Large-subunit ribosomal RNA, domain IV from Candidatus Liptonbacteria bacterium RIFOXYC1_FULL_36_8, 380 nucleotides, folded computationally.

Context: one part of a larger RNA
RNA sequence: UUCUCGUUAAGGAACUCGGCAAAAAAGCGGCCGUAAGUUAGCAAUAAGGCCUCCCUGAUGAUGGCGCCGCAAGGCGUUAUCAAAAGGGCGCAGCGAAAGUAUCUCUAGCGACUGUUUACCAAAGACACAGCUCCCUGCGAACUCGUAAGAGGAUGUAUAGGGGGUGACGCCUGACCGAUGCGAGAAGGUUAACGGUGGCGGUGUCCAGCACUAAAUUUUUAAAAUUUUUGAAAAUUUAGUGCUGGAUGCUAACUGCCCGAAGCCCUCGUCAAUGUCAGCGAUAACUAUAAUCGUUCUAAGGUAGCGCAAUUCCUUUCCGGGUAAGUUCCGGAGCGCAUGAAAGGCGUAACGACUGGAGAACUGUAUCAACGAGAAGCUCG
Numbered sequence: 001u002u003c004u005c006g007u008u009a010a011g012g013a014a015c016u017c018g019g020c021a022a023a024a025a026a027g028c029g030g031c032c033g034u035a036a037g038u039u040a041g042c043a044a045u046a047a048g049g050c051c052u053c054c055c056u057g058a059u060g061a062u063g064g065c066g067c068c069g070c071a072a073g074g075c076g077u078u079a080u081c082a083a084a085a086g087g088g089c090g091c092a093g094c095g096a097a098a099g100u101a102u103c104u105c106u107a108g109c110g111a112c113u114g115u116u117u118a119c120c121a122a123a124g125a126c127a128c129a130g131c132u133c134c135c136u137g138c139g140a141a142c143u144c145g146u147a148a149g150a151g152g153a154u155g156u157a158u159a160g161g162g163g164g165u166g167a168c169g170c171c172u173g174a175c176c177g178a179u180g181c182g183a184g185a186a187g188g189u190u191a192a193c194g195g196u197g198g199c200g201g202u203g204u205c206c207a208g209c210a211c212u213a214a215a216u217u218u219u220u221a222a223a224a225u226u227u228u229u230g231a232a233a234a235u236u237u238a239g240u241g242c243u244g245g246a247u248g249c250u251a252a253c254u255g256c257c258c259g260a261a262g263c264c265c266u267c268g269u270c271a272a273u274g275u276c277a278g279c280g281a282u283a284a285c286u287a288u289a290a291u292c293g294u295u296c297u298a299a300g301g302u303a304g305c306g307c308a309a310u311u312c313c314u315u316u317c318c319g320g321g322u323a324a325g326u327u328c329c330g331g332a333g334c335g336c337a338u339g340a341a342a343g344g345c346g347u348a349a350c351g352a353c354u355g356g357a358g359a360a361c362u363g364u365a366u367c368a369a370c371g372a373g374a375a376g377c378u379c380g
Stems, first nucleotide, its partner, number of pairs: 001375008010366001014364001019361001029051004037042001039167001053088004059082010089093001102359007109351002114126002130165007142151003168346004173276003178273002180269005187264003194257005200250024277295005304338001305335001316332005
C1' cells in the first nucleotide's frame, strides 16, 4: 500500500447518475389489530401494538378409572390442554448457534406463473390464456422427400394449419382511389402447338430458245464419179443452260386463322397492405370562432389520451411537493411528428423491471481514526 473483517463522537444521504455498498428493524411463535383500492379471490404476515424465562397457580375444557343412580347425571380421583392473578432473577427470557421479510406513498410499462442473448443485456423484449381473420370436406390444407413414402393423425371443422392482437373492463371511427386477395365473365389484348399462304431454295414432268455431241438426208467445193475430205442447211436423239407452266418437299424469314390462364375490365373486401387536408373571412371592448366561403380528395383523424417510453421550440404554462425541484405528481393543448387488434383508454393482483417522495437506519459522505487477519514491501 492492497484485500477481507470489526468498532466509532456529533448530526444522519449533506455522498452519488442513483441510498451503490453497508447498516438497521422484524425474525413464517401466540394474542390483538389492520386502510385505500378491488376482478370480492385479494390487498394482508398490510401497517401497528403487546407477550415469550422460572415458581405458585384461581378457574375452565376433554378423556380414563372407581362409587351412586333405571336414565339424565352427580361425587371422588387421575392424565392432558388452556390459563387469570401473584411472586423471582437478569441489561436482555424465540437470551446461545444456525436459519430467517425492512416498510410506506405515488407514477410508467407489461395483466399474471413462465421464457431469453451458455460466457458483458432478464427487460418494457418473447411466450401466454382470451379475441379475431384466412385456408382446409379428408388420399384435407400444410411440411419433409426426386419419388415411393412419412408427419398432420390411428385426428375429421367443438378438428388441423397459417397471420395478427395479447388477461379483464369500456370500446375498436371514416375511406375500396392505390396495392393485395376473393368472385365474375360480355368485350379488348395475349404464348406454344395446330392450320393455311407469300418470298426464296430444290425434286419431277411439259413447252420454247440457245449451245455441244452423234446419226440420217439434201445442196455445194476439191480430188474425181465406187468412194474420201471440207463447208452449209434441215430432221431426230442425248446432254447442258435459260425462260414459262404444272406438281411435290422445304431450314430460316414473313402474312393470316384458331388459341387458355393472365392483364385491361366489373363487383366485393381494411381485426388485408395502407390512408385519414389546405386557404380566407366572421359575434356590440379585446380575444376566440359555434358559423360562412372556396380548392382538392377515396375519405379528410371519430371516441379517447396528450409536453407523453411520442413535444423540436422546451427547464412550455398553471398548481402540488422542497428553504431551494431541467426529474416527479395533477391540470391545460393547433398533437414539430397521438389515436383505436403495427389495437385506443383504464385496470385489482403480480414484477431480482423503471421514475419520484418518505419512515427507519447507518462511515455513502462531512473526515477521518483505531483494531484483527492475509498478501505485498523494507531489514536481517
RNAcentral holds the full RNA, with entries from ENA and SILVA. The prediction has a mean pLDDT of 81. The organism belongs to Candidatus Liptoniibacteriota, within Bacteria.